Predicted 3D model of a 524-nucleotide part of an RNA (small-subunit ribosomal RNA, 5' domain) from an uncultured bacterium. Its Rfam family is "Bacterial small subunit ribosomal RNA".
Context: one part of a larger RNA
RNA sequence: GAUGAACGCUAGCGGCAGGCUUAAUACAUGCAAGUCGUGGGGUAAAUAUUUGUAGCAAUACGGAUAUGAGACCGGCAAACGGGUGCGUAACACGUACGCAACCUACCUUCAAUUGGAGCAUAGCCCCUCGAAAGAGGGAUUAAUACUCCGUAACGUUGCGAGAAGGCAUCUUCUUGCAACCAUAGCUCCGGCGGUUGAAGAUGGGCGUGCGUCCCAUUAGGUAGUUGGCGGGGUAACGGCCCACCAAGCCGACGAUGGGUAGCUGGCGUGAGAGCGCGACCAGCCACACGGGCACUGAGACACGGGCCCGACUCCUACGGGAGGCAGCAGUAAGGAAUAUUGGUCAAUGGACGCAAGUCUGAACCAGCCAUGCCGCGUGAAGGAUGAAUGCCCUCAGGGUUGUAAACUUCUUUUAUCUGGGAAGAAAUCCUCGAUUUCCAUCGGGGUUGACGGUACCAGAGGAAUAAGCACCGGCUAACUCCGUGCCAGCAGCCGCGGUAAUACGGAGGGUGCAAGCGUUAUCC
Numbered sequence: 001g002a003u004g005a006a007c008g009c010u011a012g013c014g015g016c017a018g019g020c021u022u023a024a025u026a027c028a029u030g031c032a033a034g035u036c037g038u039g040g041g042g043u044a045a046a047u048a049u050u051u052g053u054a055g056c057a058a059u060a061c062g063g064a065u066a067u068g069a070g071a072c073c074g075g076c077a078a079a080c081g082g083g084u085g086c087g088u089a090a091c092a093c094g095u096a097c098g099c100a101a102c103c104u105a106c107c108u109u110c111a112a113u114u115g116g117a118g119c120a121u122a123g124c125c126c127c128u129c130g131a132a133a134g135a136g137g138g139a140u141u142a143a144u145a146c147u148c149c150g151u152a153a154c155g156u157u158g159c160g161a162g163a164a165g166g167c168a169u170c171u172u173c174u175u176g177c178a179a180c181c182a183u184a185g186c187u188c189c190g191g192c193g194g195u196u197g198a199a200g201a202u203g204g205g206c207g208u209g210c211g212u213c214c215c216a217u218u219a220g221g222u223a224g225u226u227g228g229c230g231g232g233g234u235a236a237c238g239g240c241c242c243a244c245c246a247a248g249c250c251g252a253c254g255a256u257g258g259g260u261a262g263c264u265g266g267c268g269u270g271a272g273a274g275c276g277c278g279a280c281c282a283g284c285c286a287c288a289c290g291g292g293c294a295c296u297g298a299g300a301c302a303c304g305g306g307c308c309c310g311a312c313u314c315c316u317a318c319g320g321g322a323g324g325c326a327g328c329a330g331u332a333a334g335g336a337a338u339a340u341u342g343g344u345c346a347a348u349g350g351a352c353g354c355a356a357g358u359c360u361g362a363a364c365c366a367g368c369c370a371u372g373c374c375g376c377g378u379g380a381a382g383g384a385u386g387a388a389u390g391c392c393c394u395c396a397g398g399g400u401u402g403u404a405a406a407c408u409u410c411u412u413u414u415a416u417c418u419g420g421g422a423a424g425a426a427a428u429c430c431u432c433g434a435u436u437u438c439c440a441u442c443g444g445g446g447u448u449g450a451c452g453g454u455a456c457c458a459g460a461g462g463a464a465u466a467a468g469c470a471c472c473g474g475c476u477a478a479c480u481c482c483g484u485g486c487c488a489g490c491a492g493c494c495g496c497g498g499u500a501a502u503a504c505g506g507a508g509g510g511u512g513c514a515a516g517c518g519u520u521a522u523c524c
Stems, first nucleotide, its partner, number of pairs: 001523003005520005012376006018369002020334001025332003029329003034076003039073002046067009083287003093211007102204002107200008115149004125138005155180011185192002213259003220250003225247004230242003262284004266277004289310005312323004340366001342365003348362001349360004379410004390400004416460005424451001429446007468513005473494003479508005489496002
């Protein structure tokens, strides 16, 4: 000098930041991922219209039609966003290259296409079993769900021919033959979609050079091990996996083993070199109760999906079931120690949707905490009978506290009260108009603010609402008296204290910082 700090004493305000460093311990409760009716079948309650029966009527019961939540099929999203740092000394990360060995939903551009047919199944209805979770059976129905047929190439695969290029395997182009493979509709008629191919963009996958902590009181390690041939597998190369063959491969330029650790941009310190750290913010990686596995999908081996094993917790009718906060709050525990079971989708961003819009503990805000940084204030000017008290002394007196106070004049930041009051809003959407017919674009008007009656502005009265903490032997700025008497105590080092202690305790005075000041811990 610094800190994600803690502790002690103290505490007026604001702005901006930060806030479980420990138990990746266990979690009550609520919320954190849905959306689309312009893909589909279709329904309860309720409302409206109409109608039937009973009744004189009020009314009661029932039917039909329209609107219609939840649930269901289907699509997209759920692989993002958010959390944590367990593991990992590794192509994990950083940097620089490579892929003639690869994939990429949504988006953009270009080209082509969108013909025909069919079987079911959720839901609804009926029934059964079960305490529940849930399960089974029957009947019936739809689709942008599923299946089949047709058509098709600049696609894929196989077999050929030719040309060009390169980097060994090869790559590209032209051309011939054969085989294989498509689709889905909705609509307010404006559009929104579906399928195939080519390219782009974006995101990823893989390989390699170099860099990346400590221990040699770790010196040898290795059998899928190292390489080959053939296959399997993958989007793709590869012992990634398998059969066979060979005996290799790594190592004092530190293999192997052990310990520790997420890495980086950066942060702290320092003149620099360096040393230490990796909280917040940003990029990458890893993980989601411990371990393993695959399914779906463009993408996962998937935090709030599935299956199995295990530990734990809960429900149970004892037969069987349910769960996973290292999401946001919150609880218990641990600890020196770390916050609200808050508001809003107004903005930014995301998912879905033609849109309106819905969802969003992402985000934006508010609450708590002097945890930090920065700023402001606790008054200003004048004022000497140098008042009084206190303290000290050489004690009728002097010194000091001290222009300090009183007193006079002024100011009103801040606080309090009163009044006004934002920017953040651009868009979307509605409406009017123009090019023109709502295709799209542009212009005018209107709607939408959690924060918040906040920031800010104006006014009112009144010095009014606001100072502590540590130190004073030397280092080190700052000295006297009293008490104590090697006691009580102090102390970072040297060292103080045994009767005149500037070093202990108190007082007066002083010094340094200041809404903080000290102490402790850690780093330079």